[in-house]
Source information:
A computed fold for a 375-nucleotide RNA from Nocardioides mangrovi, annotated as Bacterial RNase P class A. Rfam family: Bacterial RNase P class A. It is annotated as a ribozyme.
RNA sequence: UGGGCUGGCCGGGCGACCGCGUGGAGGCAACUCCCCGAGGAAGGUCCGGGCUCCACAGGGCAAGGUGGUGGGUAACACCCACCCGGGGCAACCCGCGGGACAGUGCCACAGAGAACAGACCGCCCCUGGCAACAGGGGUAAGGGUGAAACGGUGGUGUAAGAGACCACCAGCGACCGGGGUGACCCGGCCGGCUCGGUAAACCCCACCUGGAGCAAGGUCAAGAAGUCCGGUGCUUGCACCGGACGCGCGCAUGACUGAGGGCGGCCCGCCCGAGUGCGCGGGUAGACCGCUGGAGGCGGCCGGCAACGGCCGCCGUAGAUGGAUGGUCGCCACGCUUCGGCGUACAGAACCCGGCCUACAGGCCAGCCCAUCCG
Numbered sequence: 001u002g003g004g005c006u007g008g009c010c011g012g013g014c015g016a017c018c019g020c021g022u023g024g025a026g027g028c029a030a031c032u033c034c035c036c037g038a039g040g041a042a043g044g045u046c047c048g049g050g051c052u053c054c055a056c057a058g059g060g061c062a063a064g065g066u067g068g069u070g071g072g073u074a075a076c077a078c079c080c081a082c083c084c085g086g087g088g089c090a091a092c093c094c095g096c097g098g099g100a101c102a103g104u105g106c107c108a109c110a111g112a113g114a115a116c117a118g119a120c121c122g123c124c125c126c127u128g129g130c131a132a133c134a135g136g137g138g139u140a141a142g143g144g145u146g147a148a149a150c151g152g153u154g155g156u157g158u159a160a161g162a163g164a165c166c167a168c169c170a171g172c173g174a175c176c177g178g179g180g181u182g183a184c185c186c187g188g189c190c191g192g193c194u195c196g197g198u199a200a201a202c203c204c205c206a207c208c209u210g211g212a213g214c215a216a217g218g219u220c221a222a223g224a225a226g227u228c229c230g231g232u233g234c235u236u237g238c239a240c241c242g243g244a245c246g247c248g249c250g251c252a253u254g255a256c257u258g259a260g261g262g263c264g265g266c267c268c269g270c271c272c273g274a275g276u277g278c279g280c281g282g283g284u285a286g287a288c289c290g291c292u293g294g295a296g297g298c299g300g301c302c303g304g305c306a307a308c309g310g311c312c313g314c315c316g317u318a319g320a321u322g323g324a325u326g327g328u329c330g331c332c333a334c335g336c337u338u339c340g341g342c343g344u345a346c347a348g349a350a351c352c353c354g355g356c357c358u359a360c361a362g363g364c365c366a367g368c369c370c371a372u373c374c375g
Base pairs, nucleotide, nucleotide: 001371002370003369004368005367006366007365008364009363010362012332013331014330015329016328017327018326020037021036023034024033025032026031039346043357044356046355047354048353049352050351051213052212053211054210058268059267060266061265063209064208065207066206067205068082069081070080071079072078083097084095085094086093087092098204099203103202104201105198106197107196120143121142122139123138124137125136126135127134128133151169152168153167154166155165156164170194172191173190175188176187177186178185179184217289218288219287220286226245227244228243229242230241231240232239233238234237247281248280249279250278251277252276253275260272261271262270263269296315297314298313299312300311301310302309303308333344334343335342336341
C1' cells in the first nucleotide's frame, strides 16, 4: 500500500419564533414558569421471563421442545469458553453435533450387483473345434456403471486370483499408561482382518414443560324489572329519601343416587359445588388503578481467558388513551455538484424486561490474517 476477517459506534447537532403531552410550582381564572418527552431496531411475534387470574393442585399416557462438554443468566432454542467434524494459505466461519449393533423405511437412474449383494467386459483351467467360437469349472486383482461397490500400497503365493498369507497404513475392538473438571486428546501393545449411507426419515435414549394473557386483572360510579330494611309525611297504603340484594321471559336439566366446573388433550384420583345450558328482549360501555424505580442506566475499582459477577458512587431519562415530539428560518456535519443548488438511511413506544431474526443512504474507530514494497 492492497485484499480479507472480526468486533464496536454515529446515523443528526445548535439557535430563534410559533405550536403539542405527562409531571411539578404559582394563580380566583385566563394563564405563566420549570424538568422531561420514540429506537438500534420501537419492526417480526420466533424463544425466555417478570406480573395477573384460574388455583392451594397429584399420578400416568400422549403431545411438544432441546440435543457435544463446562460455565454465565431470573430463564432460554440465548451468550462465553473449549472439544469434535467440515471449509479456508490464514485470520476466521459453519454445525437440527446423543444413537445405524433395538426395530422399520429409503438410496431414483445407470449398473452384474446398493447390504452378509454380485459376474457385464475380462483373466485362468478342462472338453470339442483347422480357426472363429461353444460348453463346463474357478476368480473378483484389472476395466466399466454410479454420488456411493464389502479397506489402501507393496509383496509372497496361485492355473489365474483373493487378507489366503506377510510388511506398513487407515479404521474398529480389547488391555495398559499419561494429560484434562469434562467432551476428548496423546502413546504402547495385541487381534478378528474390516459386517455402506441416511434419524433436517419414522424411531430409540437423555433432559425439560400447567393454561390463558394488560383486550391479564382490580376499585368506584351508573343502570335494568323488582324484593327487603329503616326513616319522614299523611290520604293506613300511598308518596319521598337513604341503604342492601339484584335484569326480565321461555324451554331443557340438576340439587348429596352430584348437573356443572377446576387441574393444556385423554384416563385415574382429588377438590369446589346449587345451580347449569340454550334462545329472545332490556341496561351499562363512564372514571380511576394496573402504568413505570426496573433482573434500570452511567462511571470507577476488583475477580474471571471470556460471557459475566461483586463493591463504591452518581442519575431519576415518555406513560399517551381518536392516541402527544410538529411547522418555519438560519448555521453546522456528511455526500454529490454544471457552483445555481440538491440529497441525508431503516423507520414511531402502548405493561415491562433478556435474547434471536429481519431492514438500514452515508460515515467513523479498534484488533487480527495474507500478499507486496521500503527501512
Taxonomically the source falls in Nocardioides (Bacteria, Bacillati, Propionibacteriales, Nocardioidaceae). Its mean pLDDT, the model's own confidence on a scale to 100, is 76.